RNAcentral holds the sequence, with entries from Rfam and Ribocentre. The RNA shown here (SAM riboswitch aptamer (S box leader)) has 114 nucleotides and comes from Galbibacter marinus. Its Rfam family is "SAM riboswitch aptamer (S box leader)". About the family: The SAM riboswitch is found upstream of a number of genes which code for proteins involved in methionine or cysteine biosynthesis in Gram-positive bacteria. NCBI's taxonomy places the organism under Bacteria, Pseudomonadati, Flavobacteriales, Flavobacteriaceae, Galbibacter. The model forms 97% of the base pairs in the Rfam consensus.
[in-house]
RNA sequence: GUGUUAUCAAGAAAGGUGAAGGGAUAGACCCGUAGAAGCCUUAGCAACCCUUUGUUUUUCCAACGAAAAAUUAGAGAAGGUGCUACAUUCUACCACAUAGUGGAAAGAUAACUA
Numbered sequence: 001g002u003g004u005u006a007u008c009a010a011g012a013a014a015g016g017u018g019a020a021g022g023g024a025u026a027g028a029c030c031c032g033u034a035g036a037a038g039c040c041u042u043a044g045c046a047a048c049c050c051u052u053u054g055u056u057u058u059u060c061c062a063a064c065g066a067a068a069a070a071u072u073a074g075a076g077a078a079g080g081u082g083c084u085a086c087a088u089u090c091u092a093c094c095a096c097a098u099a100g101u102g103g104a105a106a107g108a109u110a111a112c113u114a
Stems, first nucleotide, its partner, number of pairs: 003112006013042005021031003025092004043084003048080002050076004054071007088106001093103004
């Protein structure tokens, strides 16, 4: 950096370093010298991958049984990521409509991928 699929109103922060920015973009609104970003350490959250149990289907087998796949089910947290202000902070494009609701786009994360 390409594409596909899934999720995004829940959850979870202290210390050190650093020195003025940060919340993707624009506007708004916020956070920040009572210390932003970044980096390091420790801790935590969650459960995508993962581990495990069950269920279903298929295949193999004389049978016992075995294997593979699926799963909106249960449990777990060793490992790979991710995350730990604000709904992805809100709005942006479209439809209905006053507010608002629904959908899309974009973005983020994961798994797979040319």